[in-house]
RNA sequence: GCGGGAGUAGUUCAGUGGUAGAAUGUCUCUUUUCCAAAGAGAAGGUCGAGGGUUCGAAUCCCUUCUCCCGCU
Numbered sequence: 001g002c003g004g005g006a007g008u009a010g011u012u013c014a015g016u017g018g019u020a021g022a023a024u025g026u027c028u029c030u031u032u033u034c035c036a037a038a039g040a041g042a043a044g045g046u047c048g049a050g051g052g053u054u055c056g057a058a059u060c061c062c063u064u065c066u067c068c069c070g071c072u
Stems, first nucleotide, its partner, number of pairs: 001071007010024004018055001026042005048064005
């Protein structure tokens, strides 16, 4: 230099055009003498960044950043 893959909640991941979700973690409450376990609820996201297409983009297109793999 070229090609491919990954980037979404604190963490691990799902979500292939129509209200952003699960598990786990955090906080509160219930239960218990206490802890653990169990149950209920809440908070936490400008979907790596910028632009484009579209009535509508995490999703499609272009550029770009970081990381990983391969080729030279």
The RNA shown here (transfer RNA) has 72 nucleotides and comes from a Candidatus Gottesmanbacteria bacterium. NCBI's taxonomy places the organism under Bacteria, Bacteria candidate phyla, Candidatus Gottesmaniibacteriota. Model confidence (mean pLDDT): 83 of 100. Rfam family: tRNA. Rfam classes the family as a transfer RNA. Rfam's curators write: Transfer RNA (tRNA) molecules are approximately 80 nucleotides in length.